About this RNA
Predicted 3D model of a 74-nucleotide RNA (transfer RNA) from a Candidatus Woesearchaeota archaeon. It was read from a public genome assembly. Rfam family: tRNA. Its family is annotated with triplet codon-amino acid adaptor activity in the Gene Ontology. Rfam classes the family as a transfer RNA.
RNA sequence: GAGCCCGUAGCUUAGCCUGGUAGAGUGCACGACUGAUAAUCGUGUGGUCCGGGGUUCAAAUCCCCGCGGGCUCA
Numbered sequence: 001g002a003g004c005c006c007g008u009a010g011c012u013u014a015g016c017c018u019g020g021u022a023g024a025g026u027g028c029a030c031g032a033c034u035g036a037u038a039a040u041c042g043u044g045u046g047g048u049c050c051g052g053g054g055u056u057c058a059a060a061u062c063c064c065c066g067c068g069g070g071c072u073c074a
Base pairs, nucleotide, nucleotide: 001073002072003071004070005069006068007067010026011025012024013023020057027045028044029043030042031041032040050066051065052064053063054062
């Protein structure tokens, strides 16, 4: 220098192809249970969807330009 893949909650990630209310697990807080912990159960808490622009009635999703990470080739 070239190609491909990835970026979503504190963490691990689904959803993207096929646009239409942003989810799960875990964590954290509180409660139940216990003599007290752990485990378990319940409730709550959670997001500029990497940034900017475009298309559209509507964008995490489609298009373009960047940023960061990984792999491969040179």